[in-house]
RNA sequence: AUCUGAAAAAGGCAAACUUCACCGAAAGGGAAGGACGCAAAGCCAUGAGCCUAAGCGAAAGAAUUCGUAUGGUUGUCAGGUUGCCAGG
Numbered sequence: 001a002u003c004u005g006a007a008a009a010a011g012g013c014a015a016a017c018u019u020c021a022c023c024g025a026a027a028g029g030g031a032a033g034g035a036c037g038c039a040a041a042g043c044c045a046u047g048a049g050c051c052u053a054a055g056c057g058a059a060a061g062a063a064u065u066c067g068u069a070u071g072g073u074u075g076u077c078a079g080g081u082u083g084c085c086a087g088g
Base pairs, nucleotide, nucleotide: 002088003087004086005085012038013037017033018032019031020030022029023028036075042081043080044079046078047077048076049073050072051071055068056067057066058065059064
């Protein structure tokens, strides 16, 4: 430098769920608890997927309905980038 993650050690992260006089239109996020899992479950919304639809557009007499990301999700996948331990 590169490949691999069978076994091991040190440490790390934390799904569901619960709580909140937290943020948000929502999806979702944050904090505390929790532990299903994770070798990048560190970081980056660049591509695809998925979720939401405030605003905008369309329909409607109206209630409302439909479309749309400029909002999210990296614990959906790919890509980029940095990195612990062990083995080759």